[in-house]
């Protein structure tokens, strides 16, 4: 000095936060569908999951 493995704190699961649970990183993670790629165009969803609360959408009643 590099590289493996522990371990410890971290950080991370497609837009916000509280709380429980899981999963992955020395890199996880950056949604889908069409177009050969890009450009363009079109969809779903605030959750990894469940659960509240906020924001935004849909329908329906007063």
């Nucleotide at each position: 000095u590099g590289a493996a493995c522990c371990c410890c704190u971290g950080g991370u699961g497609a837009u916000g936060a509280g709380g429980c649970c899981c999963g992955c990183c020395u890199g996880a993670c950056c949604g889908c569908c069409g177009c050969g790629c890009c450009c363009c165009g079109g969809c779903u969803g605030a959750u990894g999951g469940c659960u509240u609360c906020u924001a935004c959408g849909a329908a329906c009643g007063c």
Predicted 3D model of a 62-nucleotide RNA (Fluoride riboswitch aptamer (crcB RNA motif)) from a Candidatus Dormiibacterota bacterium. The source organism's lineage runs through Bacteria, Bacillati and Candidatus Dormiibacterota. The prediction has a mean pLDDT of 79.